This is a predicted structure of a 112-nucleotide RNA (SAM riboswitch aptamer (S box leader)) from a soil metagenome. Rfam family: SAM riboswitch aptamer (S box leader). Its family is annotated with regulation of gene expression in the Gene Ontology. About the family: The SAM riboswitch is found upstream of a number of genes which code for proteins involved in methionine or cysteine biosynthesis in Gram-positive bacteria. The RNAcentral record of the sequence draws on MGnify. The coordinates come from a structure-prediction model, not an experiment, and the mean pLDDT is 80.
RNA sequence: AUCCAGAGGGGUGGAGGGACUGGCCCGUUGAAACCCCGGCAACCAUCACGUCGCAUCCGCGCGCAGGAAAGGUGCCAAUUCCAGCAGGUAGCCAACGAGCAGCCUGGGAGAU
Repeated sequence: AUCCAGAGGGGUGGAGGGACUGGCCCGUUGAAACCCCGGCAACCAUCACGUCGCAUCCGCGCGCAGGAAAGGUGCCAAUUCCAGCAGGUAGCCAACGAGCAGCCUGGGAGAU
C1' cells in the first nucleotide's frame, strides 16, 4: 500500500478444512498435506514515461493513469465467507427483551 475483481485439473493420500473465537459453510460425489501440469494477478524485479528531486552528463532516487509476463513471490469455494472493538443510523413484534434482524463509518486482527 492492497484485500466486493480474477484464476483448477490430475496423481498420491484418507479425515479433516475455512488463521483465532462464535456463527455459517466446505469435505467419503474424497478434507489437510505433498507432487505434476495449468491458470490468475501484477507485490518484487524489469521496460517506458515525468514542468519531480539529487547529482552534473555516468547515473541515483522519487512518482506513475502505461507495457510485458521470460525471472522471484503470492494466489486459484463463499467479500479477508460473516461477525468480533467503538461510534452513528434506521427497522421488526403475541413477546418490548441483556429479544430478533439490517446498513454506514472508523478501528483491531489476519493475509500479501